This is a predicted structure of a 473-nucleotide part of an RNA (small-subunit ribosomal RNA, 3' major domain) from an uncultured bacterium.
Context: one part of a larger RNA
This record gives sequence, structure tokens and C1' cells, in this order.
RNA sequence: UGACGGGGGCCCGCACAAGCGGUGGAGCAUGUGGUUUAAUUCGAAGCAACGCGAAGAACCUUACCAGGUCUUGACAUCCCUCUGAAUGGCGCUUAGCAGCGCAGGUCUUUCGGGACAGAGGAGACAGGUGGUGCAUGGUUGUCGUCAGCUCGUGUCGUGAGAUGUUGGGUUAAGUCCCGCAACGAGCGCAACCCUUGCCUUUAGUUGCCAGCACAUAAUGGUGGGCACUCUAGAGGGACUGCCGGUGACAAACCGGAGGAAGGUGGGGAUGACGUCAAAUCAUCAUGCCCCUUAUGAUCUGGGCUACACACGUGCUACAAUGGCCGGUACAACGAGAAGCGAAACCGCGAGGUGAAGCAAAUCCCUUAAAGCCGGUCCCAGUUCGGAUUGGAGUCUGCAACUCGACUCCAUGAAGUUGGAAUCGCUAGUAAUCGCGGAUCAGCAUGCCGCGGUGAAUACGUUCCCGGGCCUUG
Repeated sequence: UGACGGGGGCCCGCACAAGCGGUGGAGCAUGUGGUUUAAUUCGAAGCAACGCGAAGAACCUUACCAGGUCUUGACAUCCCUCUGAAUGGCGCUUAGCAGCGCAGGUCUUUCGGGACAGAGGAGACAGGUGGUGCAUGGUUGUCGUCAGCUCGUGUCGUGAGAUGUUGGGUUAAGUCCCGCAACGAGCGCAACCCUUGCCUUUAGUUGCCAGCACAUAAUGGUGGGCACUCUAGAGGGACUGCCGGUGACAAACCGGAGGAAGGUGGGGAUGACGUCAAAUCAUCAUGCCCCUUAUGAUCUGGGCUACACACGUGCUACAAUGGCCGGUACAACGAGAAGCGAAACCGCGAGGUGAAGCAAAUCCCUUAAAGCCGGUCCCAGUUCGGAUUGGAGUCUGCAACUCGACUCCAUGAAGUUGGAAUCGCUAGUAAUCGCGGAUCAGCAUGCCGCGGUGAAUACGUUCCCGGGCCUUG
């Protein structure tokens, strides 16, 4: 000087408390450990690994295993020889890669050749998801969006260092004010950026329809219009600006007015100096080491999907604030051409036939669901719950056996609210309800978004956890 203390003081945070809903019990999904296996590829490991890398393992992916093959190689550059544009098509053989055969096709030229491609050859080399994240770059997590971390000059101290940055107030904040051997400055804070909430203005199609017409069983369907809604550009608006009180005549705080919004309006992006030899050599790059007829390359099949068990994260439930049946209402964000696919018809249904329209404010995905109205069930392992299993199908795709999703019929398991313990959340939040998207041929209870309905509680800071400042040992 730091760090630490079951030392002290002050302060903060869904940290506790006050509440609401969960997890831990059940079934299933998913990840991990373990075990098994020819292989169950590799990494991630308290918080900060475990629905994580993986925004999607049937083949491919794929790195793993078994077997079949190749050796200048699947990929790059250089040299020599030969051939010719090339890719592609058909037949035979093969598990397939591959091999053999056939047809077909033919750049430019000064006719030497050149460009390009293929085959063969020699070697330089290629190649490695092999090792080391404790050799590294880059990127990322975390403390933590916590309020801190420093510098120049000056001053003090023999010096390490101190001061500034401490103190009195105040703030979300090293935010601001006052004081002070300090005076200034930088990185952070805040603001500038995006979005949302109000208004004005510009514009008016694909959006809208107040008034005027037309047409219809009905509909902005048509003429017309841009007032309104909306869309998307430009502005305005909030600054403790105004009033009162408190305060140290300060900063600021409390209350009020006006206002769509009030004291950072809500949300996001933004992550200081550093810490953890934190993570990643398997995104990529890269030093060194290692392999070179194999630790490289390729193909078929298998595996990553195993299953006495243990843990994490989720989904569905255990029911009547409910299940089922019928009727009926209201969204937003988005996606669409090898795509989204309407109407109509067929099928109980998954779906099929069909093809209108749409590169989309036009068409389509697209009926939102919870809700509301009516009916039924009557507290039961049930008209709860849906696992499991049998059968029959649909779709995608060379191909659903290992190992896809969905539909119908039948079957109808555990489960009656969950021990110790433990998690999230302070408002349009929790809870609950559905919808969309990325990945993607197909496959979502995961992830990322969207809107609908919409609470309870916070006395307070003694205690638990984490953090900040001062001080003490």
C1' cells in the first nucleotide's frame, strides 16, 4: 500500500422481510455424470458447466467405430509428357467409392504455338477437428452498469508512499454543492444513439371512409375524398422550467400546479482500470511438438439415440376459478419464389386433388387462444390425467429397422399438490393465454421475438448473501 476479520460506522441491491407463482414427489422431453459399448467423437465443471458450443445427429452433418479402398493425394502453387474444350448422358459391373465400354460434343492462331481443361509422371509440397488455451492473437464469461480506476504539476515524507479521491451535506452515480495543500486533467457516470408514450406538420397507396353518390344477399366492392385511423419522414415537447416548504443565502429534498408524460417517464444498445495462468488451438488465426501408403483422403454400414442408477433445466398434470360439446368476439411481431399457397371438391383426420393470387400495407401463411353465451359432468383415480402398448394410416425424403414428425381406432400407467431444502419476480411486472421467426427436405416441451388477460406485497434493514466508502487489528 492492499487483502482479510464470526472488528466498528455509513449506504445499496428481489439480499432478507412482506407477497405471488414455482422447483424438490409423478410421467415425459432435454442436457450432464456414471455405467455399458467395436464406437457410444470432442469441448464446457461452484456462482460464471449441465434445453451450454448444437439457429435443429435417419444418409450427409461427423470429428467416433467396423469393414472396403487411395497414396503428389478430396484441396493449392510450380515442372515435364500426352490428349482434348469441359461438365454432363446411357449401358455393364460394384455394398458403394470406383472401374470398363458407348454415343456425343470441339476455344484461338502468324499453324511454331497460346489460353483453358483432363489424364499420366517426378518431386518440392499438400493435408491433420492430432497435442499444448499453462507459449499466443482474436473473441467471450464473471465481479458489474458496481462507482469506481488513474495521471500531470505542486506540496508532505529519508523512503515505500501520501495528498488530490479524505471531511460536512446530497445523489441512481467520484452526481452536484460547500470546505480543505492542493490545482487541474483523463478513462468510467450522465448526456449524445435506437425504441415506446403526446402533439403539430408533410405525404395519401396497397392503408383509411366522415360527408355525397352507385351497386349488392353482404362486404371500402365502385366513383370520389385524405377529414379520421394508420403508415413513415421532419419538427415540437420535460428543463426541477414555475409555485410553496425544508436546507447552510448552496447542492438538493418534500409537496403542488399545469401537462400525454415529472424529477433518469418506460425499455434497449452501451460494460472503466483490472480480477479469475477463467473459457476457447474444435469458428478463425498462430509459435513449438507430433503423423506423412497415415493421426491424411474416400465409401458402405453402425454409433453420437445404449440404460441397474444419480443430478440440472423444462413440458404435462394431479382437476369444478375445472374437463368436454355447441355458438360467438377481439391482436401484434414476423415469414414467403426450388417459396407462401386461397376458393372449390375428397377424406373422421393427419392430409390429398386443385390451381386463383402474391417478390407482397394489395395475395397468402392467418380460424389467435384464454374470454363471453348456452349445455353437460357432480368430486370419483372420475367425462381428471395422459404415459405406455397394439392396429391402421398421412407426409417429407435415394432411404424413416436401428432412429422422424403427425393422424385415427383401441389401450388408459404414475399422479389426489410433493421431505429436508431451494428458485424467480416490485407493474403492464409476476402469473396465465395463444401467435410468429431463425435453424430446417422433414423434425421444437428448447431458443429468439410478439401481442391478449392481468394481480398481490414492500412495516422495515435486526438477520442471510453480494457489493461500495471511511476507519480499526
The coordinates come from a structure-prediction model, not an experiment, and the mean pLDDT is 84.